This is a predicted structure of a 72-nucleotide RNA (transfer RNA) from Linderina macrospora. The coordinates come from a structure-prediction model, not an experiment, and the mean pLDDT is 81. Taxonomically the source falls in Linderina (Eukaryota, Fungi, Kickxellomycetes, Kickxellaceae). The RNAcentral record of the sequence draws on ENA. It matches the Rfam family "tRNA". From the family's description: Transfer RNA (tRNA) molecules are approximately 80 nucleotides in length.

[in-house]
RNA sequence: GGUCUUUUAGUGUAGUGGUUAUCACUGCGGGUUUUGAUUCCGCCAACCCGAGUUCGAACCUCGGAAAGACCU
Numbered sequence: 001g002g003u004c005u006u007u008u009a010g011u012g013u014a015g016u017g018g019u020u021a022u023c024a025c026u027g028c029g030g031g032u033u034u035u036g037a038u039u040c041c042g043c044c045a046a047c048c049c050g051a052g053u054u055c056g057a058a059c060c061u062c063g064g065a066a067a068g069a070c071c072u
Base pairs, nucleotide, nucleotide: 001071002070003069004068005067006066007065010025011024012023018055027043028042029041030040031039048064049063050062051061052060
């Protein structure tokens, strides 16, 4: 230098263009318990950045950033 892949809560993840973005762990609050553990209920928290296409984009296209694989 070239080709390809990935990027979503603090962490790990699901999401083939359409209602409020899924689940688990963590965190916070509460129930249960003499207390704790376990368990149950609830809550907070996220689409890498910019532009385009579209009535509508996490999703499609282009550019950029970061991480990775292969080739040279």